[in-house]
Small-subunit ribosomal RNA from an uncultured bacterium, 1421 nucleotides, folded computationally.
RNA sequence: GGACGAACGCUGGCGGCGCGCCUUACGCAUGCAAGUCGAACGCUCCCCGACUCGUCGGGGAGAGUGGCGGACGGCUGAGUAACGCGUAGGCAACCUGUCCUUCAGUGGGGGAUAACCCCGGGAAACCGGGGCUAAUACCGCAUGUGGUCCUGGGGUGAAAUUCCCCAGGGAGAAAGCCGUAAGGCGCUGAGGGAGGGGCCUGCGUCCUAUCAGGUAGUUGGUGGGGUAACGGCCUACCAAGCCUAUGACGGGUAGCUGGUCUGAGAGGACGACCAGCCAGACGGGGACUGAGACACGGCCCCGACUCCUACGGGAGGCAGCAGCGAGGAAUCUUGGGCAAUGGGCGAAAGCCUGACCCAGCGACGCCGCGUGGGGGAAGAAGGCCUUCGGGUCGUAAACCCCUUUUGCCGGGGAAGAAGUACUGACGGUACCCGGCGAAUAAGCCACGGCUAACUACGUGCCAGCAGCCGCGGUAAUACGUAGGUGGCGAGCGUUGUCCGGAUUUACUGGGCGUAAAGGGCGUGUAGGCGGUUCGCUAAGUCCGGUGUGAAAUCUCCCGGCUCAACCGGGAGGGGUCAUCGGAUACUGGCGAGCUAGAGGGGGGCAGAGGAAGGUGGAAUUCCCGGUGUAGCGGUGAAAUGCGUAGAUAUCGGGAGGAACACCAGUGGCGAAGGCGGCCUUCUGGGCCCACCCUGACGCUGAGGCGCGAAAGCGUGGGGAGCGAACCGGAUUAGAUACCCGGGUAGUCCACGCCCUAAACGUUGGACACUAGGUGUGGGGGGUGUCGACCCCCUCUGUGCCGUAGCUAACGCUUUAAGUGUCCCGCCUGGGGAGUACGGCCGCAAGGCUAAAACUCAAAGGAAUUGACGGGGGCCCGCACAAGCGGCGGAGCGUGUGGUUUAAUUCGAUGCAACGCGAAGAACCUUACCAGGGCUUGACAUGCCGGUGGUACUGAUCCGUAAGGAGAGGGACCCUUCGGGGAGCCGGCACAGGUGCUGCAUGGCUGUCGUCAGCUCGUGCCGUGAGGUGUUGGGUUAAGUCCCGCAACGAGCGCAACCCUCGCCGUCAGUUAAACUUUUCUGACGGGACUGCCCCGACUAACGGGGAGGAAGGUGGGGAUGACGUCAAGUCAGCAUGGCCCUUACGUCCUGGGCUACACACACGCUACAAUGGUCGGUACAACGGGCAGCCAAGGCGCGAGUCGGAGCUAAUCCCAUAAAGCCGGCCCCAGUUCAGAUUGCAGGCUGCAACUCGCCUGCAUGAAGGCGGAGUCGCUAGUAACCGCAGGUCAGCACACUGCGGUGAAUACGUUCCCGGGCCUUGUACACACCGCCCGUCACGUCAUGGAAGCCGACAGCACCUGAAGUCGCUGAGCCAACGCGUGAGCGAGGCAGGCGCCUAGGGUGAGGCUGGUAACUGGG
Repeated sequence: GGACGAACGCUGGCGGCGCGCCUUACGCAUGCAAGUCGAACGCUCCCCGACUCGUCGGGGAGAGUGGCGGACGGCUGAGUAACGCGUAGGCAACCUGUCCUUCAGUGGGGGAUAACCCCGGGAAACCGGGGCUAAUACCGCAUGUGGUCCUGGGGUGAAAUUCCCCAGGGAGAAAGCCGUAAGGCGCUGAGGGAGGGGCCUGCGUCCUAUCAGGUAGUUGGUGGGGUAACGGCCUACCAAGCCUAUGACGGGUAGCUGGUCUGAGAGGACGACCAGCCAGACGGGGACUGAGACACGGCCCCGACUCCUACGGGAGGCAGCAGCGAGGAAUCUUGGGCAAUGGGCGAAAGCCUGACCCAGCGACGCCGCGUGGGGGAAGAAGGCCUUCGGGUCGUAAACCCCUUUUGCCGGGGAAGAAGUACUGACGGUACCCGGCGAAUAAGCCACGGCUAACUACGUGCCAGCAGCCGCGGUAAUACGUAGGUGGCGAGCGUUGUCCGGAUUUACUGGGCGUAAAGGGCGUGUAGGCGGUUCGCUAAGUCCGGUGUGAAAUCUCCCGGCUCAACCGGGAGGGGUCAUCGGAUACUGGCGAGCUAGAGGGGGGCAGAGGAAGGUGGAAUUCCCGGUGUAGCGGUGAAAUGCGUAGAUAUCGGGAGGAACACCAGUGGCGAAGGCGGCCUUCUGGGCCCACCCUGACGCUGAGGCGCGAAAGCGUGGGGAGCGAACCGGAUUAGAUACCCGGGUAGUCCACGCCCUAAACGUUGGACACUAGGUGUGGGGGGUGUCGACCCCCUCUGUGCCGUAGCUAACGCUUUAAGUGUCCCGCCUGGGGAGUACGGCCGCAAGGCUAAAACUCAAAGGAAUUGACGGGGGCCCGCACAAGCGGCGGAGCGUGUGGUUUAAUUCGAUGCAACGCGAAGAACCUUACCAGGGCUUGACAUGCCGGUGGUACUGAUCCGUAAGGAGAGGGACCCUUCGGGGAGCCGGCACAGGUGCUGCAUGGCUGUCGUCAGCUCGUGCCGUGAGGUGUUGGGUUAAGUCCCGCAACGAGCGCAACCCUCGCCGUCAGUUAAACUUUUCUGACGGGACUGCCCCGACUAACGGGGAGGAAGGUGGGGAUGACGUCAAGUCAGCAUGGCCCUUACGUCCUGGGCUACACACACGCUACAAUGGUCGGUACAACGGGCAGCCAAGGCGCGAGUCGGAGCUAAUCCCAUAAAGCCGGCCCCAGUUCAGAUUGCAGGCUGCAACUCGCCUGCAUGAAGGCGGAGUCGCUAGUAACCGCAGGUCAGCACACUGCGGUGAAUACGUUCCCGGGCCUUGUACACACCGCCCGUCACGUCAUGGAAGCCGACAGCACCUGAAGUCGCUGAGCCAACGCGUGAGCGAGGCAGGCGCCUAGGGUGAGGCUGGUAACUGGG
């Protein structure tokens, strides 16, 4: 996607044609569905007529006798895996009522019986006895064409007791009715036909081998029985057969077919409706009747069920039509009519017919039609969206014009009728005409991708969606709703099922080195396949003819309903089918050859091939003896252990077991497993040479059989070393391990089992073909040589590289994974599971075979890019090391965590938060808290209204203030002189928010990292991801440069260009101090480029050294930060989407808080002292700042400071004495003259205000602290360290920060290690990428499943008992009209009841089989 006998949800206008219990072959109320014939027969009743009144004639009805029909038609699909069905045949083994045709006949008799009448029994259903009667009912007799039986003879044919012909003999038929008649309908025997049936056969017909053996009437024969007929169909006897891996037997499932659906086809699935066949009729059995049945609406019996009953007995069978109950997701009216078609009966009229024809119900399906058509705005209203401009629904609507299918009303009105007339359920239907009026008529699903169609709101991992992937955790095109859009349309979706896509079971048309998949190896059975030549055959194969392949269906053409669906006509197609004829290349069969395959014979050769028996040396261990003494042994280090009872070491002797060093080799042999000292015996295979023999003898190989490492098992040996288990010692958090000391089984031998493996080349065997190169083992040949070599050719084995080709890639490549042929094995998503159950094997362990439930959306292969590694290589960095000084301990400062609090506002959180945002919280700041105020607001813009003593100011009062009230005072701009503006008041829009989201964002920033990387274009390589370039060899601080190279170039980075410092020059010169050269200040320029020399390299890049130079190889410092990473940081700097607040989350004020404090951390300051402290004296900077400012001199004060006011908008004046240093004095190792915390008092300064909570000064106080655990930080030179100075912020407040100068070191062997990083490479099961991934136990809950003492069922069979109905057999003393005998009684023939027997449905008992359910407990998933 298509399909459906569908169902469900929402919706629903009309018509035509179809279809409609798929489930309980579950049970059924009621009605109907099979009768008919008086022209077969008797009787009864009714009506009419006639007459001689008793009958006759006619008509009608009823039950009965009799005939035909009820074996058809209709329903269903339970059973059935079968000659059931399909197809093609056969019957020399058969039947056939009615019908057609032909021949012959239909003569003459007899005895009963129902109906009816009488009696009786029973509730009923019904029944019994007696009496009468008819026939086309029943029974003898006659005739016998023909048929049939027996006997004899002949014929056809492949075949004859069976067919045909002839002769002789025997038995055996009949029915009448109607009609005035003619005649018709019947009846009997026989032949033929048509149609129908029976039986037999070839072929075809589902799953399962976890069903492998089955079978006792079984297989065959003979006799008999039986049937329409063959037959083991049945029976007796005899024989022992018969079926089966080409799947018997068993189990499961199923009616089969024409066909239907799907598919390009091949195929797959299905078997509703229609048609053919089969089977069934409540479950089971049985026969009767009949032409036909083992009989749906017949009979008998058993059983279950239902109903009636007077309890004694009876009745019943919708899987016919309708209908009911039940079941179910689900399937209709208790309709009309025999008008048509068809059927039964009848001579006919006709009767019957739920077959059938129609109608009804159901969008269940298919088909057709409609719900209107045209016009109509730069486009109403309304909805939705919006960037607020607009967009969209949308010509859609309204409105105007038109039409009338459908609908409603009215009128007309069929065909279907054959058959002159009559006859129509459907039906006043179809159809036609007229009228009315846009009137009566649209929904459903979807809109994340697949897949056509997007926005808004709501929701916030909730509610929900979902076919797969997956959506939803606050901006959801995925949920819900709306608008819009897409699709289809009286339907649309969903579910279920089948086919398709799926070449995903691969015949067409797949695979197996690593994705699932080669059997561990051989041998060989069946089977499959098979070299070359000739002949025959014609099975396969091919061609043609004939027959058949029902109809319907399908395809094409034509036609009929207005079209279509539907229907009719014609043609075509359809088989592995049958048969006849033909062809003979190929395959097969048969026959005859051949030698290239295969094998044999001959001659050589190599070898750890196998088995057995011997034998050798080295070594280990043990024993004995000697020497000898304090240890040995073992490990990363140790310990256990051994040793003074003498070890280890060493020498000599001995014992025993196992294994065979060197040779030894991608060497050899073997089928694989595997095989290694030497010798002997036995034995398998292979290779080479010559080309003698056989003559296709071959290849493969399901089963079978054999072999099969190690471990393991049994019995018996053996046991040196080694060594599971076990015991110790260590290691460790633990260590049931790795390491060490011991050590049993075992390892070894014999015999017997086991039968597995990463039994691997993860590559089955055989044969043929398809470039080469280079090793190596074995053999042969050639050239050559004196000869061994070398060299060349060749056969065979074994490696490496590699062309074409193949492969998803990796890779394979004459030893194929290439190209082909043949045969075998095996695979079909992952887990469950190589498990369970069953079977087979095994002593056991276990092996072989081998599922399912359930569960997942993957599991997997190869390769790619990254990341990672207690992988490798190379190389950097104050990374380590080497040094110097710190931190971590103390006190204090600051920040943070935590805690506390009314609040301690917020953010920053490893490196990369924590003296961070803060370059400066007393109020302010301030965002927090408490309390008090305001509401168009503290601030912006716009609109409306108001306002003239307006705006503004404001004494005074309330109030902490904000704010409120408010006397008085009192304006501005423009003007056309009306007024307008500003302001103010009221109102509306709006303001405002440091409220949330840095995971919606912009911008900015941190970090890796100043690391050397990150990319692009074109080309080339690869199916692709991607690679190459960028890797490699050097070199560099550098992807810096050089060389090489399928790459060649380029970009962002690096470097350089910029600033600054260092040297020089030129120019300028306010200031400095008098001048200007210098110092200095500033501007501009020069200078350094590996330029020069030597050395190192093959060259180059470059490196080492040197000269010159102020400076040397990037001279020092700065600015500069690639692609990117961390959802890194910031919505509180700013901006900004969305959300939220609106007399409050806005705003103002007062006070408080951010300064809390039991603690913890981070960064600092000051110290612990003598390289010091202190006192006195004294020297030298640089960068900077200054007008609401810096502030001089001078005075006062111990001091902070103050008075003072000069100078300076500054190279001019001021801040401003730099400090360490230097000189000198004191201190004398002490918690000190160290250290300064803390606290008290007294002061100073700023500021509205220093209580919470500032800084400074003086005096007093003098705490901890004596160099700091684990650990940790900075720094490679003008650096560290030490010293001070300045600045920004700032009213004030600096131990912080940013700068400045002064003094001025030590050390670097080196790259093993720690950390971070770069490049190459390797492994990977990682890719939110090792802070990854992931395994198992346990705990709890859930699900499915295995085992299990048992318990409960289903099914089929076996043994025995019992055994209905019934056929058959035997019997039949009871009973019986027909025929025979007999006068008769009676007898006979024949039959019936009854009895007995075989068989048997069913029932019972028993032991088993198989299958299912359930189960304490238990196993794993």

The RNAcentral record of the sequence draws on Greengenes.